[in-house]
RNA sequence: GGAGUCGGCCAGGCAAUCGCGUCACCGGGCAACCGGUGCCGAGGAAAGUCCGGGCUCCACAGGGUACGGUGCCAGGUAACGCCUGGGCGGCGCAAGCCGACGGAAAGUGCAACAGAAAGAUACCGCCAGCGGCUUGUUGAUCGAGUGCGGGCAAGGGUGAAAUGGUGCGGUAAGAGCGCACCGCGAGUCUGGCAACAGACCGGCACGGCAAACCCCACCGGGAGCAAGACCAAAUAGGGAGGCGGUGAUGCGACCCGCAGAGCCUCCGGGUAGGUUGCUUGAGCGUACGGGUGACCGUGCGCCUAGAGGAAUGAUUGCCACGGUGCGCGAGCACCGGACAGAACCCGGCUUACCGGCCGGCUCCGUCG
RNA sequence: GGGCGGUUAGCUCAGUGGUAGAGCAUUACCUUGACAUGGUAGGGGUCGGGGGUUCGAAACCCUCACCGCCCACCA
Repeated sequence: GGAGUCGGCCAGGCAAUCGCGUCACCGGGCAACCGGUGCCGAGGAAAGUCCGGGCUCCACAGGGUACGGUGCCAGGUAACGCCUGGGCGGCGCAAGCCGACGGAAAGUGCAACAGAAAGAUACCGCCAGCGGCUUGUUGAUCGAGUGCGGGCAAGGGUGAAAUGGUGCGGUAAGAGCGCACCGCGAGUCUGGCAACAGACCGGCACGGCAAACCCCACCGGGAGCAAGACCAAAUAGGGAGGCGGUGAUGCGACCCGCAGAGCCUCCGGGUAGGUUGCUUGAGCGUACGGGUGACCGUGCGCCUAGAGGAAUGAUUGCCACGGUGCGCGAGCACCGGACAGAACCCGGCUUACCGGCCGGCUCCGUCG
Repeated sequence: GGGCGGUUAGCUCAGUGGUAGAGCAUUACCUUGACAUGGUAGGGGUCGGGGGUUCGAAACCCUCACCGCCCACCA
């Protein structure tokens, strides 16, 4: 200097003018409201609602089954499907990245077409034996063809996939039948909390699919701030149908258990008001300490929208940044700044996004 | 704001791992003087987009997009 990789941070700044919203105060107005002053006023994703919690109500939520979810191991955490560290597998020269990564000797099932066979198979084939027949030869107990019941799975062929692979030996032909290396393992020992790894041992048990049912381990009660609580206003506590102490309903999968007399649907009637929940929180910043790390602890400091269909903006100037053009140059001109937007609150994941800054590490080239 | 469901031919819908279908519509031909009806034959599909599992995906899993439905209080 170039290429790459990982982590963190920012999402322009200042001023002027005009404007928006809540709240507080002041002034005016009977009131609606108007004017002024002051404080504050979106995000890294506020988003999708895909997970996990807090909070609230329903038995302060109980037992069982079903159903759903997660899935290498250990840790972090309020919890998680998240994060960290490690293991194994794959990619990369490397830094590093990616992985739904338990179990196929519990059982069931699936595999279209092709193929002999897709779970116990032999179509072509290889091999020796036996008997008959045909045939070659002078002749035959030899050779070839054919038939029968056997042995084999090496080769061919089918398929996405075919019963460990390669080589040597061995055999009638073959075959882990034997051996070497690789693979595999329900064995033993050692290391490690563990996943797992290494060494030894064992000829090898027999394939794939569990994002098919399932098995194993762990987790999960249901609903959601339109939850829930209080106050106020108004109306016809109306009608029809269904269920109900043989237990409706709470309970939104079912059974038990507990409470327990009304409940559900449709039609009709009334109000569409206020307060609370509501933002001080698993909060943010900083220093020190512990830990490889996620994270945790302690001290100090800070308060940062609470909101009704609902505000947080625009213009101009200067500066900074990026791009393009011009100029030898100082510089000048033009253009650009995304994705998006709170509505009970947090922790994650995922998706969208113009760009910029800082730091760690790797590889290559050059110079010393 | 919260909770659910759906997307397959021009339209309405089937299809729950093995060659994508039905009805209507549409095209051509026959029937008619012409049309309607009827008959015969045919065309038309990124199965909403992307990724994954699998030998194989419309279907199973993840993700994104779009569309639709429901939810106030009183008695």

Two RNAs folded together computationally: RNase P RNA and transfer RNA, 443 nucleotides in total. It holds a member of the Rfam family "Bacterial RNase P class A". Gene Ontology terms of the family: tRNA processing, dimeric ribonuclease P complex and ribonuclease P activity.